[in-house]
RNA sequence: GUCUAAAAUCAGCGAAACCGGUGAAAACCGGCGGUGCAAAGCCAAAGGGUCUAAAGUCUGAACAAGACCAAGAUAACCGCGCUGCCUGC
Numbered sequence: 001g002u003c004u005a006a007a008a009u010c011a012g013c014g015a016a017a018c019c020g021g022u023g024a025a026a027a028c029c030g031g032c033g034g035u036g037c038a039a040a041g042c043c044a045a046a047g048g049g050u051c052u053a054a055a056g057u058c059u060g061a062a063c064a065a066g067a068c069c070a071a072g073a074u075a076a077c078c079g080c081g082c083u084g085c086c087u088g089c
Stems, first nucleotide, its partner, number of pairs: 001089001003088001012037002018031005035076001041082002043079001047078002049074003056068004
């Protein structure tokens, strides 16, 4: 540099549940835990998808309720891009 079926090596990450906390919520943080992952590393400012709807707008007598809506969330939904470990040639 290119390629990579399988196997191997040292490791790594950390689902759900539960406990505590933050938040309107989605969800997130910490602890525990270990479903799984060859990028389950980074990125929400490549671009999409999905989730929530506080504030706001509209309806409404209403501070009820409903509809719309992301600037909120999700990278372990897909994924552009960047980076990393081991082995083979």
A computed fold for an 89-nucleotide RNA from Chloroflexi bacterium HGW-Chloroflexi-4, annotated as c-di-GMP-I riboswitch aptamer. The prediction has a mean pLDDT of 84. It matches the Rfam family "c-di-GMP-I riboswitch aptamer". From the family's description: GEMM was predicted in a large-scale screen for bacterial structured RNA regulatory elements. Its family is annotated with cyclic-di-GMP binding in the Gene Ontology.